[in-house]
Molecule: transfer RNA
Organism: Minisyncoccota bacterium
């Protein structure tokens, strides 16, 4: 120096154009002498960052960052 991927909640991850979701963790309640399980419920995201097409972009283009793999 080239090619490939990946980047979404505190962690792991779905989400293939139309008001972003599980699961684990977190706090509340309620069960318990207590803690744990277990039930019920809240609370956390400018979807990495600019720009573009679109009527609408997390999702397509294009440029940057990071990070991992491959070649040279």
């Nucleotide at each position: 120096g080239g090619g490939c991927g990946u980047u979404u909640a505190g962690c792991u991850c779905a989400g293939u154009g139309g008001u972003a979701g599980a699961g684990c963790a977190u706090c509340u309640c309620g069960u318990u002498u207590a803690c744990a399980u277990c039930g019920a419920g809240a609370g956390g995201g400018u979807c990495c960052a600019a720009g573009g097409u679109u009527c609408g972009a997390u999702c397509c283009c294009u440029u940057g960052a990071a990070c991992g793999c491959c070649c040279a």